[in-house]
RNA sequence: AGAGUUUGAUCCUGGCUCAGAUUGAACGCUGGCGGCAGGCCUAACACAUGCAAGUCGAACGGGAUCUUCGGAUCUAGUGGCGGACGGGUUAGUAACGCGUGGGAACGUACCCUUUUCUACGGAAUAGCCUCGGGAAACUGAGAGUAAUACCGUAUACGCCCUUCGGGGGAAAGAUUUAUCGGAGAAGGAUCGGCCCGCGUAAGAUUAGAUAGUUGGUGGGGUAAUGGCCUACCAAGUCUACGAUCUUUAGCUGGUUUGAGAGGAUGAUCAGCAACACUGGGACUGAGACACGGCCCAGACUCCUACGGGAGGCAGCAGUGGGGAAUCUUAGACAAUGGGGGAAACCCUGAUCUAGCCAUGCCGCGUGAGUGACGAAGGCCUUAGGGUCGUAAAGCUCUUUCGCUGGGGAAGAUAAUGACUGUACCCAGUAAAGAAGCCCCGGCUAACUACGUGCCAGCAGCCGCGGUAAUACGUAGGGGGCAAGCGUUAUCCGGAAUCACUGGGCGUAAAGGGUGCGUAGGCGGACUUAUAAGCCAGGGGUGAAAGGCAUUGGCUCAACCAAUGUAAGGCCUUUGGAACUAUCAGGCUUGAGUGCAGGAGAGGUAAGUGGAAUUCCUAGUGUAGAGGUGAAAUUCGUAGAUAUUUGGACGGAACACCAGUGGCGAAGGCGACUUACUGGACUCGUAACUAACGCUGAGGCACGAAAGCGUGGGUAGCGAACAGGAUUAGAUACCCUGGUAGUCCACGCCGUAAACGAUGAAUACUAGGUGUCAGAGGGCGUCAAAACUCGGUGCCGCAGCAAACGCAUUAAGUAUUCCGCCUGGGGAGUACGCACGCAAGUGUGAAACUCAAAGGAAUUGACGGGGGCCCGCACAAGCGGUGGAGCAUGUGGUUUAAUUCGAAGCAACGCGCAGAACCUUACCAACCUUUGACAUCCUGUGCUAACCCGAGAGAUCGGGCGUUCACUUCGGUGACGCAGUGACAGGUGCUGCAUGGCUGUCGUCAGCUCGUGUCGUGAGAUGUUCGGUUAAGUCCGGCAACGAGCGCAACCCACACCCUUAGUUGCCAGCAUUCAGUUGGGCACUCUAGGGGAACUGCCCGUGAUAAGCGGGAGGAAGGUGUGGAUGACGUCAAGUCCUCAUGGCCCUUACAGGUUGGGCUACACACGUGCUACAAUGGCAGUGACAAUGGGUUAAUCCCAAAAAGCUGUCUCAGUUCGGAUUGGGGUCUGCAACUCGACCCCAUGAAGUCGGAAUCGCUAGUAAUCGCGUAACAGCAUGACGCGGUGAAUACGUUCCCGGGCCUUGUACACACCGCCCGUCACACCAUGGGAGUUGGGUCUACCCGACGGCCGUGCGCCAACCCGCAAGGGAGGCAGCGGACCACGGUAGGCUCAGCGACUGGGGUGAAGUCGUAACAAGGUAGCCGUA
Repeated sequence: AGAGUUUGAUCCUGGCUCAGAUUGAACGCUGGCGGCAGGCCUAACACAUGCAAGUCGAACGGGAUCUUCGGAUCUAGUGGCGGACGGGUUAGUAACGCGUGGGAACGUACCCUUUUCUACGGAAUAGCCUCGGGAAACUGAGAGUAAUACCGUAUACGCCCUUCGGGGGAAAGAUUUAUCGGAGAAGGAUCGGCCCGCGUAAGAUUAGAUAGUUGGUGGGGUAAUGGCCUACCAAGUCUACGAUCUUUAGCUGGUUUGAGAGGAUGAUCAGCAACACUGGGACUGAGACACGGCCCAGACUCCUACGGGAGGCAGCAGUGGGGAAUCUUAGACAAUGGGGGAAACCCUGAUCUAGCCAUGCCGCGUGAGUGACGAAGGCCUUAGGGUCGUAAAGCUCUUUCGCUGGGGAAGAUAAUGACUGUACCCAGUAAAGAAGCCCCGGCUAACUACGUGCCAGCAGCCGCGGUAAUACGUAGGGGGCAAGCGUUAUCCGGAAUCACUGGGCGUAAAGGGUGCGUAGGCGGACUUAUAAGCCAGGGGUGAAAGGCAUUGGCUCAACCAAUGUAAGGCCUUUGGAACUAUCAGGCUUGAGUGCAGGAGAGGUAAGUGGAAUUCCUAGUGUAGAGGUGAAAUUCGUAGAUAUUUGGACGGAACACCAGUGGCGAAGGCGACUUACUGGACUCGUAACUAACGCUGAGGCACGAAAGCGUGGGUAGCGAACAGGAUUAGAUACCCUGGUAGUCCACGCCGUAAACGAUGAAUACUAGGUGUCAGAGGGCGUCAAAACUCGGUGCCGCAGCAAACGCAUUAAGUAUUCCGCCUGGGGAGUACGCACGCAAGUGUGAAACUCAAAGGAAUUGACGGGGGCCCGCACAAGCGGUGGAGCAUGUGGUUUAAUUCGAAGCAACGCGCAGAACCUUACCAACCUUUGACAUCCUGUGCUAACCCGAGAGAUCGGGCGUUCACUUCGGUGACGCAGUGACAGGUGCUGCAUGGCUGUCGUCAGCUCGUGUCGUGAGAUGUUCGGUUAAGUCCGGCAACGAGCGCAACCCACACCCUUAGUUGCCAGCAUUCAGUUGGGCACUCUAGGGGAACUGCCCGUGAUAAGCGGGAGGAAGGUGUGGAUGACGUCAAGUCCUCAUGGCCCUUACAGGUUGGGCUACACACGUGCUACAAUGGCAGUGACAAUGGGUUAAUCCCAAAAAGCUGUCUCAGUUCGGAUUGGGGUCUGCAACUCGACCCCAUGAAGUCGGAAUCGCUAGUAAUCGCGUAACAGCAUGACGCGGUGAAUACGUUCCCGGGCCUUGUACACACCGCCCGUCACACCAUGGGAGUUGGGUCUACCCGACGGCCGUGCGCCAACCCGCAAGGGAGGCAGCGGACCACGGUAGGCUCAGCGACUGGGGUGAAGUCGUAACAAGGUAGCCGUA
């Protein structure tokens, strides 16, 4: 620090995911040791048992025990101090609770300092004793007793109150000579109470809240201020800088992450707060409204004699429960601290230790060296080898840790050590006791084999798995970490993916429909002053721990310690005055006003006008008119349409002008005139104000169309509706009608793709060229050119941008303010609220689901897009097919089998250049099993042929017969037989594992590369463009220049000539013959070798002077001369595993091999390809020359070999002298064999068929058509295939249309590429969610009722020791019980609000395998699409 994932590829936007670190963790597998830490995150759920707060006899009386009789010890009770600390927990709390910094009106036991005092009296009461009640807890009465318990008096330096006269208030002793105490006061320290500034969650789908509420006065209360409480008075107070309400939450130092800023978090440790079963209350006290105190109420648990009582682990252990999950009912007060005590000492689950747990961090070990036969074994293998691997074994060493034995601290300061015989040290022991977990497709380090076969499974994302899985499972190997390793969860990071640092808004998500304007934010230039912000220096604080740095201590580290630093904040103080701000003064350039001009569909109202449609009247006139792709509905003989006058109180809209022209904020505005009225512009006059400005949350106003309300109006058009068509359907598109509406007035609605998809304002930043409205100057007859201001357009530089593009009218450079966005869907939906008459609008989620959705551009493909061009593509012609019979192939059916393959073009007279057996792969039956065939090994020596027998045959039995070659004589080889196992064999499967070969687009003109250039890039350019060509053929131009595979040419054949050679060929001339038969010759024909010839070369025209094109000459041939061979990059997972080859799988007495017979030849039917015909251009008979290719072993002789057409005669339009199917009979040939199932010949028979519906095929010249001939394979079999020659046409205006193809361009939501993509209903399953009669529970508010305990207020008949009066009785002062009152917890009644659960039924949504119906969108998507509305 990045990476994967949207696409065919690219760039961008954007989400999802991963790599890192963290943890009080949990789970899975595994587990040697030690140190240091940590350990109920859930039920503030309930708790058995034990312990956690006591102590003081030097305060007091009593009792008990012991006694050396001196005393000592123990103690229930009174009394004192402490139980307000320590320990636990985080329920509540959004608060002065916490953090931080300040403040004034306070208290403070114990402690410290100073000072003064500590005198004299009194009356009770526990315990104890007696008598009672009670199950118990506990409790009543009586008698009597002590104190440092209680009370009075005196005194008062200082203290408090005061009307300034005065008034009030204290104490305690103990013990024996020294202390400990006691009281008042002042001060300190410590701790605490109170107040204030600032900071400290979310939600506006919570906008108003508040009656003690806000303030004042008097009083009360408190340690103290204060509505803290009360009476009265006033009506305030808080709130958009977020009150109130709801939800959540202890806060902090810190912790974690991060480069930082931030984010998340608040376990352990530390500070603060709150709580102690739930709620309320006070008492005591210095301090509490009190965890291990009290009272009351409630729930729960326990005891009970049923009358009544007891309890509170959120102390330490522990139990149950909950949960994924969290420990011992341990030791000790030795240390540190706490309480009491004068002290000894006692208490202390605080604390210190130990135990359990890999929960975390840190450290150590599980050995080290050597060792190649590279052992065995495993795995892989191309079978050679490779790898585990110096790894092991073996040899030589060491002993950390562990174990055994011995010694043995520090922690303590005189004593005291739980830990503990611990840490540590020494000796011994033996390599001895100690390695696992995850991963290996990419991200991401690490690969092979087998198994499995969209199954089982994996998966963080992308995605693997359908028979060759580096992705599943196992194994081998490898990678990573290591006493741990993985998984899950969590938080931060990466994420600049909420952007302060540090993002955006034309088209990706995102500018409000527009303006005015409130609060707020921001704001021109100059000068004083102030000092809030700001800057500099000082002071205080920012607890410790933690972090950082440097040292030090445990062997190191973790851990611990010391010192230093840091700590952004807050407070305070001294100074400064540039900037912002504030106060004051003056300025004119921003802004505005006045005077003066001209432009304009700016607005509102009233009036006026002509053209057209429709309607009405009348005339002319006659049968149609309308309408459409074509029709029909419709109108018309009751007179339409057409045409000509006239009319309407009729309605609506305003042609031409008209223009990327004008005006307006936007919506929008278009005949003319008038009235009223808004704004902009010019800068001519420079007169006035003096920053008055910009933006603008809320707010207010305007706001197309549709729609709504009321009342008018209604010509045309026209949702709905009706009818006619179209169609498979047609609730549409088309047609005929037609109601709301469209129009007017008034009132609503408030939305649009309200768009420049671009908020407003200001400043700056090259130009060029139009246009609209002006100004100045100039010219002056009219003009033009130049300059300038304001609008409105186009092009274009810099710059920007993902690209497209924008570019002084910015999407550039900056500033200010507002609005908005944060993946797609769900959804602009639900709920709530507001507005509306309604329709609906505004605001506006979540659950769930996907890994994408999207923008721009690129290359293709496609289009019922466009342009150009070509082809027997159409057209023009000729002949066919489709109808008949037959042949042949296919489908189907049948069958024991009818072997298999080929399937639009590009399967179907195709594989098959030839199925009676064979072929043959199929079926039935019968046989064989190392095999019909190959190699190796062993044994043996034959074998072939022939004969006889059995059998359908294969085969079996018997007979006859009894090797060969080489030799080193040992054998070896060939061949045959037998045996054994390795293996043979398979036309079995997979052409979607393959090679090779082939078809097809297509003999179409295309397909690419190098370098350069352009582009961020995919890519582009070249290859496009203008001509031209059969051609990417050539020319010209051009950021391209060249090149390759294709085209063409080179190759073969034919056509002309020359030359060489003349045998088996030829014969002109010379001989000869029946005959080129022979001599002779090689001129000619011909044959087969080699050359020449044709190149737009020449001429004319045209074109651009080019390429070329048109015509002509010459020539055997003329523009590629004709025909062939030749098939670019690629497409179709095209065809072939049955030609061959081959991976994998499968069979192995069978899916192999052999034999006989059958089948491939079946036959209601359908299709393809052909043959023969339907006849006179013909049939039949006769006649009749000339061919070519080819074959026969060979260059021509010889043979196959008869050519057919042609000519002559006859038939005369008929199912015929056409046609020949079918059938009967007789033969021939081939062959082992023609029954299934061959071909041919003869005689007889003589079917359909009279030119073929829709549709469809071939052909452009020696072609079509027509005629015969040959060949291959083959025993035989041809209407097929491949060749050969004879005769020999017609037509092409032309490219509109059909089909196919090429190039350019355009659109695209397609890229498996239109046989594409894709939408909605319905049906089924599942999921979450809205509504829902209601029902259940929680929270809260209001009103009322009840009113415990308690303090307060009042009263106090009853009761009372202290003080006063009094001899006493008694009275007073003071107090207690009781009673009354207001307050108040729990509880109750009624009614609101709110949250959550369930809920018959119901609404839409999402996701699912290949369901149903249509085809809405993407191309002009076949009616352009989309937005708002009905």
Molecule: small-subunit ribosomal RNA
Organism: uncultured bacterium